[in-house]
RNA sequence: GCCACCUUAGCUCAGUUGGUAGAGCGUGUCACUCGUAACGACAAGGUCCGCGGUUCAAUCCCGCGAGGUGGCU
Numbered sequence: 001g002c003c004a005c006c007u008u009a010g011c012u013c014a015g016u017u018g019g020u021a022g023a024g025c026g027u028g029u030c031a032c033u034c035g036u037a038a039c040g041a042c043a044a045g046g047u048c049c050g051c052g053g054u055u056c057a058a059u060c061c062c063g064c065g066a067g068g069u070g071g072c073u
Base pairs, nucleotide, nucleotide: 001072002071003070004069005068006067007066010025011024012023013022019056027043028042029041030040049065050064051063052062053061
């Protein structure tokens, strides 16, 4: 320098033929217990990497960037 893939909750990751998004772990509260842990219930937590385009509508499609991983040279 070229090519491919990835970027979504604090962490690990799903997801959607385009219609404002979920799980597990973690966190908080409650319940339980003599008490703690575990188990159980509930809750909070997201500008879906950025900008632009297409569209009535974009996390999803297109383009340009940024960061990361791998391959080639």
Molecule: transfer RNA
Organism: uncultured bacterium